c-di-GMP-I riboswitch aptamer from a soil metagenome, 74 nucleotides, folded computationally. Its mean pLDDT, the model's own confidence on a scale to 100, is 85.

[in-house]
RNA sequence: AGGGCAAACCCUUCGUGAGAAGGGGACGCAAAGCCACGGGUCUCCCUCUGUCCGGAGAUGGCCGGGUUGCCGAA
Numbered sequence: 001a002g003g004g005c006a007a008a009c010c011c012u013u014c015g016u017g018a019g020a021a022g023g024g025g026a027c028g029c030a031a032a033g034c035c036a037c038g039g040g041u042c043u044c045c046c047u048c049u050g051u052c053c054g055g056a057g058a059u060g061g062c063c064g065g066g067u068u069g070c071c072g073a074a
Base pairs, nucleotide, nucleotide: 004029005028009024010023011022012021013020014019027061033067034066035065037064038063039062040059041058042057043056044055045054
């Protein structure tokens, strides 16, 4: 330089839920591409005063890690 992604919010759909998908929209991101392996947070089930433990999920734009990649003096 060329570009890329898309927070909150709104509409529709799915889900018990956390949340996810599509469209609009940009707070931001040099991996805000991909992966639930570890930690954290959140939801559901069990328990049943409540919590903890345990199980099943969600979150990659919470952190770490793995892996792939554009430009480029590097």